[in-house]
Glycine riboswitch aptamer from Pseudonocardia autotrophica, 94 nucleotides, folded computationally.
RNAcentral holds the sequence, with entries from Rfam.
The organism belongs to Pseudonocardia, within Bacteria.
Its Rfam family is "Glycine riboswitch aptamer". About the family: This family represents the bacterial glycine riboswitch.
RNA sequence: CCACUCUGGAAAGCAGGCGUCGGACACGCCUCGCCGAUGGUGUAAGCCGGUCGUGCGCCGGUGAAUCUCUCAGGCUCGGGACAGAGGGGGAUCG
Numbered sequence: 001c002c003a004c005u006c007u008g009g010a011a012a013g014c015a016g017g018c019g020u021c022g023g024a025c026a027c028g029c030c031u032c033g034c035c036g037a038u039g040g041u042g043u044a045a046g047c048c049g050g051u052c053g054u055g056c057g058c059c060g061g062u063g064a065a066u067c068u069c070u071c072a073g074g075c076u077c078g079g080g081a082c083a084g085a086g087g088g089g090g091a092u093c094g
Stems, first nucleotide, its partner, number of pairs: 001089002004086005013032001015031005033075003039071001040069001042067001046062006
């Protein structure tokens, strides 16, 4: 550093309607309202290049997130960034 196993793990409607069902916090569809800690988008300084006699400026590239957008996803369960433990695999150094 990588994956695996176990554990902890936030936010936001158990929303309304229709269908199905013996029934349901299950499933499908529709409507409205929301969330950001899976995935993804965008972005500062700095650095590189171009233009310019040089420089300022301008243009392009690169460039982080728990910031941002909410596309996907989520708002019961589940999942879950991240963290702890365990035994493994690999790399480097001594």